[in-house]
The RNA shown here (transfer RNA) has 72 nucleotides and comes from a Mycobacteriales bacterium. It matches the Rfam family "tRNA". Rfam classes the family as a transfer RNA. NCBI's taxonomy places the organism under Bacteria, Bacillati, Actinomycetota, Actinomycetes, Mycobacteriales. The RNAcentral record of the sequence draws on ENA. The same sequence occurs in records of 2 taxa. The coordinates come from a structure-prediction model, not an experiment, and the mean pLDDT is 83.
RNA sequence: GGGUCUGUAGCUCAACGGUAGAGCGCCACGCUUACAACGUGGAGGUCGCAGGUUCGACACCUGCCAGACCCA
Numbered sequence: 001g002g003g004u005c006u007g008u009a010g011c012u013c014a015a016c017g018g019u020a021g022a023g024c025g026c027c028a029c030g031c032u033u034a035c036a037a038c039g040u041g042g043a044g045g046u047c048g049c050a051g052g053u054u055c056g057a058c059a060c061c062u063g064c065c066a067g068a069c070c071c072a
Base pairs, nucleotide, nucleotide: 001071002070003069004068005067006066007065010024011023012022013021018055026042027041028040029039030038048064049063050062051061052060
């Protein structure tokens, strides 16, 4: 320098172009003498960045940025 893949909650990952979710973690409450487990509720996201397409984009297109791998 070229190519492929990945980037979404604190972590691991989902999401036929039509309201952004799950598990774990965190907080509160219940339960318990207490803790754990369990149950209920809650907080937490500029969807890597910027443009474009579209009535509508996490998703499609383009360019960047970061990471992993391959080729040179």